[in-house]
Molecule: SAM riboswitch aptamer (S box leader)
Organism: Savagea serpentis
RNA sequence: ACCUUAUGAAGAACGAAGGGAAGGAACGGGCCUGAUGAACUUCUCGCAACCGGCAUUCGCACGGUGCGCCAUCCCGCAAGCAUCGCUUGAUAGAUAAGGG
Numbered sequence: 001a002c003c004u005u006a007u008g009a010a011g012a013a014c015g016a017a018g019g020g021a022a023g024g025a026a027c028g029g030g031c032c033u034g035a036u037g038a039a040c041u042u043c044u045c046g047c048a049a050c051c052g053g054c055a056u057u058c059g060c061a062c063g064g065u066g067c068g069c070c071a072u073c074c075c076g077c078a079a080g081c082a083u084c085g086c087u088u089g090a091u092a093g094a095u096a097a098g099g100g
Base pairs, nucleotide, nucleotide: 002099003098004097005096006095007094013044015043016042017041018040022033023032024031027076028075029074030073045068046067047066049065050064051063052062053060054059072092077089078088079087080086081085
């Protein structure tokens, strides 16, 4: 790489340094962010989703990952319905744990 299970409309910086033009997974249609500095890397701060640890008024943030702008940004596939919208479920991706 791949497989399985679980979760996702909650929560949390307009921080600093580097970097230098794109970014929001792919494709399409929208809608946003970005030279008043995006992606990415590091540091600090924070959140508390999963596992471990401690605790056992239900929490801690100690460790391993993760996350901190717009619902996985919205839709595109299917079904249903009170029909150009709504609801549900898939597909795909993301994260965690286990396997490998």